This is a predicted complex of two RNAs, RNase P RNA and transfer RNA, with 433 nucleotides together. It holds a member of the Rfam family "Bacterial RNase P class A". Its family is annotated with ribonuclease P activity, tRNA processing and dimeric ribonuclease P complex in the Gene Ontology. Rfam's curators write: Ribonuclease P (RNase P) is a ubiquitous endoribonuclease, found in archaea, bacteria and eukarya as well as chloroplasts and mitochondria. Its best characterised activity is the generation of mature 5'-ends of tRNAs by cleaving the 5'-leader elements of precursor-tRNAs. Cellular RNase Ps are ribonucleoproteins. RNA from bacterial RNase Ps retains its catalytic activity in the absence of the protein subunit, i.e. it is a ribozyme. Isolated eukaryotic and archaeal RNase P RNA has not been shown to retain its catalytic function, but is still essential for the catalytic activity of the holoenzyme. Although the archaeal and eukaryotic holoenzyme s have a much greater protein content than the bacterial ones, the RNA cores from all the three lineages are homologous -- helices corresponding to P1, P2, P3, P4, and P10/11 are common to all cellular RNase P RNAs. Yet, there is considerable sequence variation, particularly among the eukaryotic RNAs. Identified in Yersinia as Ysr151/RnpB. Its mean pLDDT, the model's own confidence on a scale to 100, is 77.
[in-house]
RNA sequence: UAAGGAGGCUGGGUAGCCGCCGCGCCGCAAGGCGGGGAGGAAAGUCCGGACUCCACUGGGCAGGGAUGCUGGGUAACGCCCAGGAGGGGUAACCCUACGGAAAGUGCCACAGAAAACACACCGCUCUUUGCUUGCAAGGAGUAAGGGUGAAAUGGUGCGGUAAGAGCGCACCGCGCUGAUGGUGACAUCGGCGGCAGGGCAAACCCCAUCUGGAGCAAGACCUAAUAGGGGGACAUACGGCGCCCGGCCGGUCCCCGGGUUGGUCGCUUGAGCCUGCCGGCAACGGUAGGCCUAGAGAGAUGGCUACCAGCCGCUUAUGGCGGCCACAGAAUCCGGCUUAUAGGCCUCCUUACCUA
RNA sequence: GGCGCAUUCGUCUAGUGGCCUAGGACACCGCCCUCUCAAGGCGGAGAUCGCGGGUUCGAAUCCCGCAUGCGCUACCA
Numbered sequence: 001u002a003a004g005g006a007g008g009c010u011g012g013g014u015a016g017c018c019g020c021c022g023c024g025c026c027g028c029a030a031g032g033c034g035g036g037g038a039g040g041a042a043a044g045u046c047c048g049g050a051c052u053c054c055a056c057u058g059g060g061c062a063g064g065g066a067u068g069c070u071g072g073g074u075a076a077c078g079c080c081c082a083g084g085a086g087g088g089g090u091a092a093c094c095c096u097a098c099g100g101a102a103a104g105u106g107c108c109a110c111a112g113a114a115a116a117c118a119c120a121c122c123g124c125u126c127u128u129u130g131c132u133u134g135c136a137a138g139g140a141g142u143a144a145g146g147g148u149g150a151a152a153u154g155g156u157g158c159g160g161u162a163a164g165a166g167c168g169c170a171c172c173g174c175g176c177u178g179a180u181g182g183u184g185a186c187a188u189c190g191g192c193g194g195c196a197g198g199g200c201a202a203a204c205c206c207c208a209u210c211u212g213g214a215g216c217a218a219g220a221c222c223u224a225a226u227a228g229g230g231g232g233a234c235a236u237a238c239g240g241c242g243c244c245c246g247g248c249c250g251g252u253c254c255c256c257g258g259g260u261u262g263g264u265c266g267c268u269u270g271a272g273c274c275u276g277c278c279g280g281c282a283a284c285g286g287u288a289g290g291c292c293u294a295g296a297g298a299g300a301u302g303g304c305u306a307c308c309a310g311c312c313g314c315u316u317a318u319g320g321c322g323g324c325c326a327c328a329g330a331a332u333c334c335g336g337c338u339u340a341u342a343g344g345c346c347u348c349c350u351u352a353c354c355u356a
Numbered sequence: 357g358g359c360g361c362a363u364u365c366g367u368c369u370a371g372u373g374g375c376c377u378a379g380g381a382c383a384c385c386g387c388c389c390u391c392u393c394a395a396g397g398c399g400g401a402g403a404u405c406g407c408g409g410g411u412u413c414g415a416a417u418c419c420c421g422c423a424u425g426c427g428c429u430a431c432c433a
Stems, first nucleotide, its partner, number of pairs: 001352010012308007020037002023034004039327001043338002046336005051215004058245003064211005069083005084098001085096004099206002104204002106200003121146002123142009154172006173195001174193008219265004229256006238250003258432003272291008310324006357429007366382004374413001384400005406422005
């Protein structure tokens, strides 16, 4: 210098004027003064919680749902950190739904002899018979080679054989087993076994762990209003009871019609933020000090002007003019994940080349 | 705000791993029939199964992530 890898930050600034929504103080009031007012994703609502109400008498964990290498973190998680194994990359580094296929069931189209209780199309070898003496038919052996397929019953080499074959041997793979190291996933080394049954569990399923239901339009209080009217369903029913069974309770449930559509609380101080120190590889935890940082309810957080940044275009070019300036926008609150995002900035690392 | 469901020719739909480069109906186009139109008959075109990844030999179908659309949801008696 070029190409690449990992991680982090930022998301226009300043001033003035006019507004909007809360808060504090002053004032009898009108009003005045002061101070605060969107995000890294506030989004999707995909997970996990807090909180609130319903259920909570017994049984089943049968059923449903979720997760799935190991260890740790956390309030919890499907999240995060560290590690293992497998895969990709020259490397930095990245990716992985990564338990079980000898518990059982199921599926594997087409092609192919055969797709899972195996099997033989071409071929190879031996043999019998026939004859036109290298062919035909039959029998036996074989799975090395060809062919089919996504996948064909371990792979390579040597020996061996009529031809072959784990038939024998060496190495690799695989299974069983022992030792050592590690908390563990697992790794390394040794012994034994010729090998013993392919794939799919994001097919049913099995194993382990977790799991009541609903959601702030949850729910509580105050206030206002009226038609406890009509129709229907039912007692072996319906509903409470939204996993099922048992059990308990009840004139209950559904539809039509009617009334209100006001206020207060929940509501923002919280698994909170910042800085230092300590423990830990890290996620994170502990501790000391400091800070208070939106709270609406048809829903505020906006608009204009000037100057300065940034980008683009034109130009009479250290200037001037014009335009643009991402994604988006709180709604009970937190921890994550995922998705969208113009431009700008920083740190570390890898490879190649050049120069000293 | 919260919760639930759906997406396949222009429209309505079938499909539940291979027989699906996806079947049917209406609509559309051409021909026949008719004096003409309709109806009827024959034939044809029209879908990357909303989009992007993954699992599998193989995906409209199974899994994950997005996008779009629709529905339900206040209180009182």